[in-house]
RNA sequence: AAUCGAUCAUGGCAAACCUACUGAAAAGUAGCGACGCAAAGCUAUAGGGGCUAAAGACAACCUGUCCACGCCAGCCAGUUACCGUU
Repeated sequence: AAUCGAUCAUGGCAAACCUACUGAAAAGUAGCGACGCAAAGCUAUAGGGGCUAAAGACAACCUGUCCACGCCAGCCAGUUACCGUU
């Protein structure tokens, strides 16, 4: 330096539900709580993918369709890193 995650150390994060707040929503923050995670650390103007559709546009008169400048890193990806292993 690279590969891998059997084992070991320090340990770390926290899904769903519920409560409060913010938000049009998706979702986020805090509390509670552990489904899981060896990157469940970071990056949403490197990229793909997904969610929502307020504003706007179009069609209409029940409302519908399109659309991100809003989100998701616990979808892939990129990037950095602890311990151990070869």
A computed fold for an 86-nucleotide RNA, annotated as c-di-GMP-I riboswitch aptamer.
Its mean pLDDT, the model's own confidence on a scale to 100, is 85.
Rfam family: c-di-GMP-I riboswitch aptamer. Its family is annotated with cyclic-di-GMP binding in the Gene Ontology.